[in-house]
Context: one part of a larger RNA
RNA sequence: UUGGGCGUAACGCUCGUCUAAGUGGUUGUGUUAGUCUGAUGUGAAAAUGCUCGGCUCAACUCUGUAUUGCGUUGGAGACUGCAUAACUAGACUACUGGAGAGGUCUGCCGAACUACAAGUGUAGAGGUGAAAUUAGUAGAUAUUUGUCGGAAUGCCGUUGGAGAAGCCAGCCUACUGGACAGAUACUGACGGUGAAGCGAGAAAGCGUGGGUAGCAAUCAGGCUUAGAUACCUUGCUAGUUCAUGCCGUCAAUGAUGAAUAGUAGGUGUUGGGGGUCGAACCUCAGCGCCCAACCAAACGCGACAAGUAAUCUGCCUCGGGAGGACGUACGCAAGUAUGAAACUC
Numbered sequence: 001u002u003g004g005g006c007g008u009a010a011c012g013c014u015c016g017u018c019u020a021a022g023u024g025g026u027u028g029u030g031u032u033a034g035u036c037u038g039a040u041g042u043g044a045a046a047a048u049g050c051u052c053g054g055c056u057c058a059a060c061u062c063u064g065u066a067u068u069g070c071g072u073u074g075g076a077g078a079c080u081g082c083a084u085a086a087c088u089a090g091a092c093u094a095c096u097g098g099a100g101a102g103g104u105c106u107g108c109c110g111a112a113c114u115a116c117a118a119g120u121g122u123a124g125a126g127g128u129g130a131a132a133u134u135a136g137u138a139g140a141u142a143u144u145u146g147u148c149g150g151a152a153u154g155c156c157g158u159u160g161g162a163g164a165a166g167c168c169a170g171c172c173u174a175c176u177g178g179a180c181a182g183a184u185a186c187u188g189a190c191g192g193u194g195a196a197g198c199g200a201g202a203a204a205g206c207g208u209g210g211g212u213a214g215c216a217a218u219c220a221g222g223c224u225u226a227g228a229u230a231c232c233u234u235g236c237u238a239g240u241u242c243a244u245g246c247c248g249u250c251a252a253u254g255a256u257g258a259a260u261a262g263u264a265g266g267u268g269u270u271g272g273g274g275g276u277c278g279a280a281c282c283u284c285a286g287c288g289c290c291c292a293a294c295c296a297a298a299c300g301c302g303a304c305a306a307g308u309a310a311u312c313u314g315c316c317u318c319g320g321g322a323g324g325a326c327g328u329a330c331g332c333a334a335g336u337a338u339g340a341a342a343c344u345c
Base pairs, nucleotide, nucleotide: 004316005315006314007299008298012313014200015199016198017197021193023191025087026086027085028084029083030082031081033080034079035076036075037074038073039072040071041070042069048066049065050064053061054060090190091187093185094184095182096181097180102176103175104174107171108170113149115147116146117145118144119143120142125134161168205246206245207244208243209242210241214240215239219235220234221233222232257312258311260309261308265290266289267288268287269286270285271284272283273282274281295300319344320343327338328337329336330335
């Protein structure tokens, strides 16, 4: 390379967008580049494969043919390409409507918590398996009132909703993205995938400047223990928060790439539409569960496929060495991306 794979065995890029490139709906007409076919030239001979003979057989020798290719020329016109003319089922746009923790920004309420101030009040409180460190007669804990502060949003609440993913939840304001449904109309294949590129990207971490209630790596104690650099416990610092700039990773998971077509049912739910007095029921788009066929090593999957087809893309090829070395790129750093070999079994 051919071939085979990628939910769990090695294997889907974390997610999107777009360029090149591969690919692509229906109907005419033309063309004949691909394609199919005839002829012809060349493809030296020998060798080689197959085949007919000759040396008694064989080696050897000999006949025919293949030599799959390329050039020229005649023809065919289905399919692909190209050109052209049209179409509306894909795609897009306009209109109407409802749904939503989609995003950014501004302001604000309540519960809880800590601290502080004050009142009542007195010896206990915390904490644990049991304790101790700890705070408390300079009045704690408890209880009542007040004030400041920061962070997070109980019930509703969910098999729920939105988003490309990461993720998004108190209430309000402004701006704004997307999806869905309905009934018409416009454009007329404008589509799908997508190497590079560009952008988004949890947590932790890093730079600068704020903020710091609670929690809490590290650290310091207490306990336990043979030891205890832990589990449990008392404190407390980075951090967690905000603004801005980096980092670019994850069990970034549905461990399942994207888009398309068609392939039994049942049941629930979210948002529309039809239907009904109200229901039942029908339908489109999502989100779940149970399953026929099929598939699968099994588990399971099953119209939201891991089934049946066809398109594009990424990736895999025994374990270790190793996601390590060298080089390169990016980064303030931490490190990230790319990524071998010797050797070993």
Small-subunit ribosomal RNA, central domain from an uncultured bacterium, 345 nucleotides, folded computationally. It matches the Rfam family "Bacterial small subunit ribosomal RNA". Its mean pLDDT, the model's own confidence on a scale to 100, is 87. The full RNA is in RNAcentral, with records from ENA.